[in-house]
Predicted 3D model of a 1505-nucleotide RNA (small-subunit ribosomal RNA) from a marine eukaryotic metagenome. Rfam family: Bacterial small subunit ribosomal RNA. The RNAcentral record of the sequence draws on MGnify.
RNA sequence: CUGGAGAGUUUGAUCCUGGCUCAGAGCGAACGCUAGCGGCAGACUUAACACAUGCAAGUCGAGCGAGAAACCACCUUCGGGUGGCGGACAGCGGCGAACGGGUGAGUAACACGUAGGUUACGUACCCUUUGGUGGGGGAUAGCCCAGGGAAACCUGGAUUAAUACCGCAUAUGACUCCGGUUGAAAGCCUUCGGGCGCCAAGGGAUCGGCCUGCGGCCCAUUAUUUAAUCCUAGACGGUGAGGUAACGGCUCACCGUGGGUACGAUGGGUAGCUGGUCUGAGAGGAUGAUCAGCCACACUGGGACUGAGACACGGCCCAGACUCCUACGGGAGGCAGCAGUGGGGAAUAUUGGACAAUGGGCGAAAGCCUGAUCCAGUCAUGCCGCGUGUGUGAUGAAGGCCUUCGGGUUGUAAAGCACUGUCGGGAGGGAAGAAAGCUUCGGCUUGACGGUACCUCGCAAGAAAGCACCGGCUAACUCCGUGCCAGCAGCCGCGGUAAUACGGAGGGUGCAAGCGUUGCUCGGAAUUACUGGGCGUAAAGCGUACGCAGGCGGCGCAUCAAGUCGGAUGUGAAAGCCCUGGGCUCAACCCAGGAACUGCAUUCGAAACUGGUGCACUUGAGUCCGAGAGAGGGUGGUGGAAUUCCUGGAGUAGAGGUGAAAUUCGUUGAGAUCAGGAGGAACAUCAGCGGCGAAGGCGGCCACCUGGCUCGGUACUGACGCUCAUGUACGAAAGCGUGGGUAGCAAACAGGAUUAGAUACCCUGGUAGUCCACGCCGUAAACGAUGGAUGCUAGGUGUCGGAGGAUUCACCCCUUCGGUGCCGAAGUUAACGCAUUAAGCAUCCCGCCUGGGGAGUACGGUCGCAAGAUUAAAACUCAAAGGAAUUGACGGGGGCCCGCACAAGCGGUGGAGCAUGUGGUUUAAUUCGAAGCAACGCGCAGAACCUUACCAGCCCUUGACAUCCUAGGACCACCUCAGAGAUGAGGCUUUCCCUUCGGGGACCUAGUGACAGGUGCUGCAUGGCUGUCGUCAGCUCGUGUCGUGAGAUGUUGGGUUAAGUCCCGCAACGAGCGCAACCCCUAUCGUUAGUUGCCAGCAUUCAGUUGGGCACUCUAGCGAGACUGCCGGUGAUAAGCCGGAGGAAGGCGGGGAUGACGUCAAGUCCUCAUGGCCCUUAUGGGCUGGGCUACACACGUGCUACAAUGGCAGUGACAGAGGGACGCUACCUCGCGAGAGGAUGCAAAUCUCAAAAAGCUGUCUCAGUUCGGAUUGUUGUCUGCAACUCGACAACAUGAAGUCGGAAUCGCUAGUAAUCGCGUAUCAGCUCGACGCGGUGAAUACGUUCCCGGGCCUUGUACACACCGCCCGUCACACCAUGGGAGUUGGUUUUACCUGAAGCCGGUGCGCUAACCUUAGGGGAGCAGCCGACCACGGUAGGGUCAGCGACUGGGGUGAAGUCGUAACAAGGUAGCCGUAGGGGAACCUGCGGCUGGAUCACCUCCUU
Repeated sequence: CUGGAGAGUUUGAUCCUGGCUCAGAGCGAACGCUAGCGGCAGACUUAACACAUGCAAGUCGAGCGAGAAACCACCUUCGGGUGGCGGACAGCGGCGAACGGGUGAGUAACACGUAGGUUACGUACCCUUUGGUGGGGGAUAGCCCAGGGAAACCUGGAUUAAUACCGCAUAUGACUCCGGUUGAAAGCCUUCGGGCGCCAAGGGAUCGGCCUGCGGCCCAUUAUUUAAUCCUAGACGGUGAGGUAACGGCUCACCGUGGGUACGAUGGGUAGCUGGUCUGAGAGGAUGAUCAGCCACACUGGGACUGAGACACGGCCCAGACUCCUACGGGAGGCAGCAGUGGGGAAUAUUGGACAAUGGGCGAAAGCCUGAUCCAGUCAUGCCGCGUGUGUGAUGAAGGCCUUCGGGUUGUAAAGCACUGUCGGGAGGGAAGAAAGCUUCGGCUUGACGGUACCUCGCAAGAAAGCACCGGCUAACUCCGUGCCAGCAGCCGCGGUAAUACGGAGGGUGCAAGCGUUGCUCGGAAUUACUGGGCGUAAAGCGUACGCAGGCGGCGCAUCAAGUCGGAUGUGAAAGCCCUGGGCUCAACCCAGGAACUGCAUUCGAAACUGGUGCACUUGAGUCCGAGAGAGGGUGGUGGAAUUCCUGGAGUAGAGGUGAAAUUCGUUGAGAUCAGGAGGAACAUCAGCGGCGAAGGCGGCCACCUGGCUCGGUACUGACGCUCAUGUACGAAAGCGUGGGUAGCAAACAGGAUUAGAUACCCUGGUAGUCCACGCCGUAAACGAUGGAUGCUAGGUGUCGGAGGAUUCACCCCUUCGGUGCCGAAGUUAACGCAUUAAGCAUCCCGCCUGGGGAGUACGGUCGCAAGAUUAAAACUCAAAGGAAUUGACGGGGGCCCGCACAAGCGGUGGAGCAUGUGGUUUAAUUCGAAGCAACGCGCAGAACCUUACCAGCCCUUGACAUCCUAGGACCACCUCAGAGAUGAGGCUUUCCCUUCGGGGACCUAGUGACAGGUGCUGCAUGGCUGUCGUCAGCUCGUGUCGUGAGAUGUUGGGUUAAGUCCCGCAACGAGCGCAACCCCUAUCGUUAGUUGCCAGCAUUCAGUUGGGCACUCUAGCGAGACUGCCGGUGAUAAGCCGGAGGAAGGCGGGGAUGACGUCAAGUCCUCAUGGCCCUUAUGGGCUGGGCUACACACGUGCUACAAUGGCAGUGACAGAGGGACGCUACCUCGCGAGAGGAUGCAAAUCUCAAAAAGCUGUCUCAGUUCGGAUUGUUGUCUGCAACUCGACAACAUGAAGUCGGAAUCGCUAGUAAUCGCGUAUCAGCUCGACGCGGUGAAUACGUUCCCGGGCCUUGUACACACCGCCCGUCACACCAUGGGAGUUGGUUUUACCUGAAGCCGGUGCGCUAACCUUAGGGGAGCAGCCGACCACGGUAGGGUCAGCGACUGGGGUGAAGUCGUAACAAGGUAGCCGUAGGGGAACCUGCGGCUGGAUCACCUCCUU
């Protein structure tokens, strides 16, 4: 010494920058809900708006005259009169009224604060000192009389006093030309002691006036940098005069021309200032209520008077506005005093009591006055305190809420029992605040608050809790309702059917007589950074240099003491804050003391540092001498190559141009070629991250003129330096002016292409311009996005220009100075990166930044011929905008690799007819779902009824189905009638099982209610299952390491593989899910077993039929076999690859099953399951009929074809795998046939379906046919209750389209494609589909450029809903603010002129007048009047400035789904951007110059390893 906290929000995530928002404290507050008491404080922030009514400043009879009522006395004609006392109302006079009280309009000023000055001043009352207070005079108000007036009030006459007024005398004093001049007074009371006064002068005190230094708001879009240009004309100064209390241009005359200002004049805006108050750790920031000090103001403006003091809140005069009275002639007024009223406003109190206290005025005093003050009233406005009970009480009551239905919670909470009495209400007592004053000295009297505070008694849990919040920040969670609605919201954001975010409820949290909301201030915000920030890329280094002012400045000595440091003194009001103590029961509050007030001034010291002065120095800086390099600048010459043009020769049909073309040129001879000529512009190679220059920039050669730099020498000067606001100069390209020039190129323009369009990219032409001279412009991505200077801090390696050394004289090495590059340590950075050329460590100076947009815009100023440049806002709007890096995704980026991906082939689809599915349409219904690949011969492995979910009609309502309860009964089956049927009515038949005899069980009927039921909704609430990327090779984890972090590493790299397969390497080492393998089928062999299979040999038969056999085939169990195992080559000797041998099979042998982390809110609530919602005589259930089969049309998938590699006829071999009892059916008979009638075998290696077909032979001979079979007719067959809608098949007849299919598109790499038939599931019947089976059996693959998809690495990114992304501008619509705008309205200010109230001053002296003088006429002096100067209001004319409105107009902002395009982000499809110019609906395009903040490839240079 008492003192410092953060959070949310940009992203997929991260770090940073940066804004927005919140948590805190406070308030003169307001509003909402609520409200028991007390103490202390506070209370019009708005209309300095207007005010009714009452009060707020009077007092003194001890200054003066007069004197009402009442009382007393006397008199009385009873009307009254007189005197005394008394002292009202009013008057003269004195003091006060200039204080106190209010307000903050004005004021940016010596107004305030602070420190000084005043020899340049005043000061009533008070204190003190000295002296005096003599003697006269004339009036006047009041009162009375008269008059005028509505009133306010006024006029005239008469009379009167004073502490009112005036002379005279005298006096310190003042002035003085030293002669003199000027110049005062007042009394009153008395107890007779005196007291109070008065005059003059000096001093003090107090309070003021004036002056000065310093300090505290905003705007330079309020300013001239020059010799002067801004402001200033009483303006700055002088002399003199006037004026003032006083200095002074304060005023005036004259003279001079000064004065202020970038350290901000002048102007504009705003504002009372301070002590303090709020906040803050502090430094600061904000503020100036209440209390205190100062100032200013008093209806607005002006003015003076009186006075010690005013230019006067409750005084005067004038002008103006307003209000009131009026008899219309005139008058009155000023709450920003206290109350109060209206108005304004979100909003702020009683027309209260008292002078008891404190204080003020007057008075000798009593006392009077005092809306100052003290109190009370209203208000939760604030701070503080208290209470609304305390203890006990578990059946954890009831009720509420939730629930997984078990319970949990409200909750010891309540009830109940026991107790207490704050507060409130009742009764009784009852203050302090009182000091003083008066007095006969005994004593007497004084409290508004207030019967208040406080104390005592007794009663009684009785009368006393709300508000906000509960998604995160931020303490506190569930249910219901709602359904992007209603609403919430401080920020982020909630709400689209399961909302802890809306509304209600239960519960909870926080605070509590309050709680929230709103507004404002500070804080957090280091977000203006003094303490304490930044500027390469986030906002931010001026384009560059020179340089005045300014700031800063090397080394030594001496000195001064301005800064600096220390001591002392004065001041820094009180209150407040802080500390200590004390008083109200505590606290708030109050009192006392202390500290503090960080400041200013004076004075005394110190001398290190800064500064001043003086002397010296050489290292900073400069000069000199000797060398050197260079596209440094300017001027004048000059050279060759090339382009173009012209002329000529020779020559012929094209040239040119492009992605491809065309416009264009060319037979009047182009282009190509040769020669000659003209002209302009630019200078290849050398040439180099080489050089020079401040930057812009500079390139052939030569000459002249000229600037800077470097090295070496170390002679000279002696700090001469650094930086630099304003300023000045230079300053690419484009552009402008004047005059030239013009070969090429080339904005604009024209034409040709491209395109949906193409105002572009491409092409052909082409003008300004590009060039020169002179003059402007002054901007660029003017960039190293990095201001200048100086010093310090490891290195390595190139290169340019010098110097030195060494040398083997090879231009090799070493050292050093100055440039210019790369890499890199420490350090630094948000990271990227920078790193002796710093972005490191420090110092000095300048410039600049403070969220994004609006906007580098508007307005104003300056500059410019213009274009425009420069300086430079606000309203409004958003919660972000941004930097770097990370992971992904993407790219019309790159590299590597794979796949029937392309290519090479074969066959198709797309054209026809038909089948089937879908869309669409239609319909009573055409049930529903599936939608690119990955919906569409899909769910459906089979809709005539059923299925069936759809439609129409007819019926049922505990239901067709499940469980429970009650009663009765067996149930079932059969028949008749009605009906379309469901169903209804009737008949017939029937007595279940177990038993402990109580009953129980299954089934049926009836009844009741719980419930059933739903192919109703939500696949975006879900489970399960499935599709797809993709059978692609990937996806991750632990530990370690690296990074601030997201993350990285591992998983990248070199090889290799089908493979993250394996090997090697490596800050990684390991592991998991995937790959592979394990499983099944198949190819070879062995073995075991031979029936229903097989038959070599034997016998036998029509026949493996039988005997026999199990060798073979086959069947189906178990095994073997293949592993790069072997050889050679290659490769790093590895992994592997190539070839070979052997082998049935060779490098995964072929096929299948198997599908990582995940993606698509993919599909499915209509398989099933399931949350929620919905229906409940219906969205449930039953039945009949219909529909799912419709048909201008479009698409997908197939079948059959178009024919001769074929059709037809004939012929007659060879499969495999399956199925079969409600079945497959041999065989026989009948039928042309589908099939029918008989009949046999077989629950199957036995019987059967079952004929396999393509094949072979013959014929047809290229045609809409002997192709093709649709369509239609007739007649049938079969299944089935039933073939009309709506089955399949057969026979006969009919004989359509179609002659190989446009753009486009699909499948397939070998037993595959193609082609041929066979079987099965579903199924009564129905297949061109699906799933299987075998027969015959190809072609091609050079290869990876391209298309598609995928994997890995890398790169860019403005994407992350991830390119189906993002995003720009015009146009259209709505709203908002704003600029311009013919003008118009108002405010403010100013110039010139006019006018000139009141008033002071000056002049005048017609009129008038008591004091003094007088020679009595008058004079002096004064008043009124008049004149003049100044001047407020007002007026006229013209400027400046600000604000409102304004037809129309410009851009800007905002707004779920508007239009046109596609500019940008990837190489964004023409790299982008900057400046400039032209053009265009628009984003934009083009020219010229510049930048990299451009991808990709190649080359050069350097660096690293």